[in-house]
RNA sequence: UAGAGUAGGUAUUGCGCGUUAAGUACCAUAGGAUGGGAUGUUGCCUAUGGGCGAAGGCUUAGCCGCGGUGCAAUGCCGCGUCCGCUA
Repeated sequence: UAGAGUAGGUAUUGCGCGUUAAGUACCAUAGGAUGGGAUGUUGCCUAUGGGCGAAGGCUUAGCCGCGGUGCAAUGCCGCGUCCGCUA
């Protein structure tokens, strides 16, 4: 000098969940985890509370949709400071 490496984000696919409304998203409070180490939040997760809110249809074996829906895999993107690692 250059590079590797996180939480996570996004797209696709598969399997599910809800559609008798959970989940998601938003706000407040508290806590937690987070490149190899330390530290850190305006990123992420969890809990509690609050407000708002929906697309169902056909069929009678089942099927097709809808939801800013859950999980996994893959591709792409991907730590602020200091130290470390590789060349």